[in-house]
Context: one part of a larger RNA
RNA sequence: GGUAGUUUAAGGAACUCGGCAAAUUAGCUGGACGUAAGUUCGCAAGAUGUCCUGGUCGCCGCAAGGCGACUCGCAGCUAACGAUUGUCAGCCGACUGUUUAUCAAAAACACAGGUCCGUGCAAAAGCGAAAGCUUAGGUAUACGGGCUGACGCCUGCCCAGUGCUGGUAAGUUAAGUGGAUGGGUGAUUCUCCUUCGGGAGUCUUCGCUCUGAAACGAAGCUCCAGUAAACGGCAGCAGUAACUAUAACUGUUCUACGGUAGCGAAGUUCCUUGUCUGGUAAGUUCAGACCUGCACGAAAGGCGUAACGAGCUGACAACUGUCUUGAACUAUCACUCGGCGAAAUUGCGAUGGCUGUGAAGACGCGGCCUACACACACCAGGACAAAAAGACCCCGUGGAGCUUUACUGUACUUUGGCAUUGAACUGUGCAUUUUAAUUGUCUAGCGUAGGAGGGAGCCGCAAGGCACCAAUGUAACACCUCCCUUUGAAAUGUGGCAGAUCUUACCCAAUCCCGAUGAAGACUCGGGAGGGGAAAGUGUCAGAUGGGCAGUUUUACUGGGGCGGUACCCUGCAAAAAGGUAACGCAGGGACACAAAGGUUGGCUAACUACGGAUGGAAAUCGUAGGGUAAGCGCAAAGGUAUAAGCCAGCUUGACUGCGAGGCCGAUGGGCCAAGCAGGUGGGAAACCAGGUCUUAGUGAUCCUCCGACGCCCAAUGGGUGGGCCCGGAGCUUAAUAGAUAAAAGCUACCCCGGGGAUAACAGAGUAGUCGCGCCCGAGAGUCCAUAUCGACGGCGCGGUUCGCUACCUCGAUGUCGGCUCAGCACAUCCUGGGGGGGAAGUACCUCCCAAGGGUCGGUCUGUUCGCCCGUUAAAGUGCUACGUGAGCUGGGUUCAGAGCGUCGCAAGACAGCUCGGACUCUAUCCGGUGUGUGCGUUGAACCUUGAAGGGAGCUGGCCUCAGUACGAGAGGACCAGGCUGGGGGAAUCCCUAGUGUGCCGGUUGUAGCAUCAGCUGCAGCGCCGGGUAGCUACAUUCCCAAGGGAUAACCGCUGAAAGCAUCUAAGCGGGAAGCCCACCCUAAGAUUAGGGUUCGUUAUGAGACCUCCGAGAGAACAUCGGUUUAAUCGGCCGGCAGUGGAAGCCCUGUGAGGGGUUAAGCUUACCGGUGCGAAUUGGUCCAACGACG
Repeated sequence: GGUAGUUUAAGGAACUCGGCAAAUUAGCUGGACGUAAGUUCGCAAGAUGUCCUGGUCGCCGCAAGGCGACUCGCAGCUAACGAUUGUCAGCCGACUGUUUAUCAAAAACACAGGUCCGUGCAAAAGCGAAAGCUUAGGUAUACGGGCUGACGCCUGCCCAGUGCUGGUAAGUUAAGUGGAUGGGUGAUUCUCCUUCGGGAGUCUUCGCUCUGAAACGAAGCUCCAGUAAACGGCAGCAGUAACUAUAACUGUUCUACGGUAGCGAAGUUCCUUGUCUGGUAAGUUCAGACCUGCACGAAAGGCGUAACGAGCUGACAACUGUCUUGAACUAUCACUCGGCGAAAUUGCGAUGGCUGUGAAGACGCGGCCUACACACACCAGGACAAAAAGACCCCGUGGAGCUUUACUGUACUUUGGCAUUGAACUGUGCAUUUUAAUUGUCUAGCGUAGGAGGGAGCCGCAAGGCACCAAUGUAACACCUCCCUUUGAAAUGUGGCAGAUCUUACCCAAUCCCGAUGAAGACUCGGGAGGGGAAAGUGUCAGAUGGGCAGUUUUACUGGGGCGGUACCCUGCAAAAAGGUAACGCAGGGACACAAAGGUUGGCUAACUACGGAUGGAAAUCGUAGGGUAAGCGCAAAGGUAUAAGCCAGCUUGACUGCGAGGCCGAUGGGCCAAGCAGGUGGGAAACCAGGUCUUAGUGAUCCUCCGACGCCCAAUGGGUGGGCCCGGAGCUUAAUAGAUAAAAGCUACCCCGGGGAUAACAGAGUAGUCGCGCCCGAGAGUCCAUAUCGACGGCGCGGUUCGCUACCUCGAUGUCGGCUCAGCACAUCCUGGGGGGGAAGUACCUCCCAAGGGUCGGUCUGUUCGCCCGUUAAAGUGCUACGUGAGCUGGGUUCAGAGCGUCGCAAGACAGCUCGGACUCUAUCCGGUGUGUGCGUUGAACCUUGAAGGGAGCUGGCCUCAGUACGAGAGGACCAGGCUGGGGGAAUCCCUAGUGUGCCGGUUGUAGCAUCAGCUGCAGCGCCGGGUAGCUACAUUCCCAAGGGAUAACCGCUGAAAGCAUCUAAGCGGGAAGCCCACCCUAAGAUUAGGGUUCGUUAUGAGACCUCCGAGAGAACAUCGGUUUAAUCGGCCGGCAGUGGAAGCCCUGUGAGGGGUUAAGCUUACCGGUGCGAAUUGGUCCAACGACG
């Protein structure tokens, strides 16, 4: 020193993130009294608070206990042990409970209560492949699911979106049914031809075959409604009142509706430490308000709320070692001895400092300095210490978990067809047949003309009517026949649809009965009665739904990544005079267009300016002159361009087919130029020109599918369908543009793996834009006057403290903010010291120069650094040191896992937003440092010293005198010099004061023992309590931080030239600071240069030392010091000092507890003396070389 404790003067939270820890208080069936706000009337409550408590005797009482009198102590709860501190407020959660076994106990979960949704029993829901089971041997007052979360007051508006529920006329819609149309082929028929063998062609029909339309066909979706205690949502801009401000009011836009009540800088408020009030000396916290709500808000409930809480926050009382500021003691560890005896770690090692260098922070490299060898105890600055192939960050065509309106599937669910699957009936549909007529409306025509044929008559007893005729009209009616259309009826058929019925398939978890098994009234199995019933269930096909489940995808570049931007092609620059050449370099374009804007032949020449000229201008068209390509060329830019490639006109299609010597560019795919030949064509008189456009952009491989077309090929043969080959085309913002698939998004703080210092966050390094500081110039301010002071616009530097940039060491780990502790250095100086100038009267102050010796405060608030404030001060310096310091501490902040709020997101989740909670690793090898030794050396020792060198110290206020003087109008008010006394720092000491004082004294409780009494003793972590010696200490006392000398800094001078002057300087000589060197204190000859002196000793008469022994003024070990019989070293004993405070025994007294006397009694550790009573015994070891002289 650590750990666990005891005590602590004065102060009392000043500590700290925070009263953490400790202290205080003192329930378990103590007493008496008394008890507030609030309240759900139960509580709050043991609120808070006041007083009492032992022992003895007497009385009362069954007792518990009570009353009275007395008595002891510093102290009577139950003196020990044990044993809630309290109050005022706020937030959250109602409560008791539950939770991350092993970093989170909470505000999270649960909860009673509320509400919504589902569920009629073979229930819904769940588990399961099914059988079956749970729910439940329950039945809507039940069960399941979601949300909310006692209670009180309440719970607003929106159904446009997304869900859910209901509806279903219409639209759409699968399998299946259906089979029109079209195609192919073979045969037959027919026609033609024929060499009669046959060939060719064609229509219909039939067979086979391909295609497969209409129509029928459910749910779903579309659609129509409802629904928010379903998911969710709940605006903006202007103007306006008689001060101003504000806006009850008005206008306007949008919306499904525009946030109501309540609350509000909140666990939600960025700005923000909002503003005000309170509390405090001082309040980033807290409470109460305000409302400007970045971004509250009504069951992801809003607002209150008594009680409760190891919750969070603030304040107060009491209390204290949390602190000022430490100290002493106890136990134990550590240390020494004895016994036993690990671990991590370890490239090597003969393992120093500074400075430089260097993969950018060196024990190992350079230089200089320092350094005898070894050991022990300690400290932790370094060994980019150890530990863990970094959890942050990035990367990987790594993984996993989760989400969803990513993609693709799929279980479940649901709907339809078919099967299992039968009967008969009704209605209806359809087909066929029969029958009937209430079947047929342009206009004209009597008027409701279906079509065609026949028809001059027909019906009627008659009257008469209808026709004919005529008229109208495309068509003419009477009557007869046939047919179409429409409607109805009937029959038959029907594999349609709908409904109800039946029973034999099929089902049965109601109930009853029988049988089997069995001990059985149980269980189970079989059967029957009974119930349901062609439904259900199941199988299969098909549609819908489907993060319930599964598999995957979710690009790259990138001055880290993300966000943003970009990704192909063209032009110019960069590009360094061939070509080529990078960047998230600079500046721009393209993803076309044109039947003329192509070809050819012929012709023509712009822009602009000036002048003139109606409307008419700056610019329209006209004229003249100048000008000369600055114009134009479909579009970007560049190059080109008058012989025009520009402009106009004529005729036209070369915007051709088959080829192509030879070249250029490219890794390749591929891109580009191209004379010439053949064919045919256009223009031109012709030479000639023409295979698109002045040129360079205007784009897409392969697969797959399709179209056109001469031809070719396809498995015994012929034909077909289909497929393939050659040629020409079409379908890709495959734009991430050399194109992974036809088809693909996110989150991870629950995370994992592999890698990276190839790449970020900290620190270092480099740089110095930014930053800080200085200088130059001097416009101006300063009444005047640039430079007392300040200094624009500009310029030049230095520093390496800010924010950056770079990405160089470190990702097989360099721990990160702040505080505490301990500091070292720089000086650009905050104070103190010395000086110059002043717009310096004095005091005070401004500025500059020198100066780093010392010093440089305590608090409120906040995690803060910083900052604000309070109170002081001579001053409360600025920086660096890995933003010094976590193998030194802390852990409040940041930065894991829990949870909440606001906001964002459909969600998983996210937030340099907020909030509560949340593991900091016993052993030091080396260097370094602080101490202590051993060895050897220093030519034998002991003692005394010198001091090379090193270290320490170095601060400052107030008052008085000078002197109310100098100065000043006054107010005010000095320098210099001297004296006194503080603060702060340091050292020593223990006489005083104070603390401690666990082997001292006393009091006392409980209990046990010594048989009992008395008296003692043990234990209760010294039991508790009152005192206290030595020692150790501080809060105590004493002293020091002084004076002086020398050399200097800035500065002030003397003499004095260069430079006849001037000049502090050049030669020379002075003054001048807390600073430098001495002086003061300490270490110090390993100062290997090992010093000096005195004394003793050197071969035995041996100086001296060591071990062994007793010890303490010493002490971890060792060492040091004292003693060792010729002795007071230790112990004992005696005496004293000092402490305690009046022993025991006996006597007296009192009923007794007790009191008094003997008695300043007894006891007494470490202190001071005395005294040989005991012990310091017995011994051992080392020791002066060689040589020379004598």

A computed fold for a 1190-nucleotide part of an RNA from a Pseudomonadota bacterium, annotated as large-subunit ribosomal RNA, half B.
Its Rfam family is "Bacterial large subunit ribosomal RNA".
The prediction has a mean pLDDT of 83.
The organism belongs to Pseudomonadota, within Bacteria.
The full RNA is in RNAcentral, with records from ENA.